[in-house]
């Protein structure tokens, strides 16, 4: 300078990867990479997120960049998809809080 409102309850909706092993477990990003099983899925935690909508999906067996290695990082994205309802609260939106 740019964004532009907290909280709570109940219901939804999501992802669960890469490496290394003496297979016990170890490492790496991250909010979160977990556990059971009748194992094409489906129960359950835990964490994020519900239109005010970068949780998450698609494009993607994608482009660059980096790593042992991976959606690790950018880009792609003002893209096209996506799950609500009711309580309460005051900062006063002429921009405070958060974020970057």
């Nucleotide at each position: 300078g740019c964004u532009g409102u907290g909280a709570g309850c109940u219901u939804g909706g999501g992802g669960u990867g890469c490496c290394c092993u003496u297979c016990g477990g170890g490492g790496c990003u991250g909010a979160g990479a977990g556990g059971c099983a009748u194992c094409u899925u489906g129960c359950c935690a835990a964490c994020c997120c519900a239109u005010g909508g970068u949780a998450c999906c698609u494009g993607a067996a994608c482009c660059g960049g980096g790593u042992c290695a991976u959606g690790c990082c950018g880009g792609c994205g003002g893209a096209g998809g996506a799950a609500a309802g009711c309580u309460u609260g005051u900062c006063g939106a002429u921009g405070a809080a958060u974020g970057c």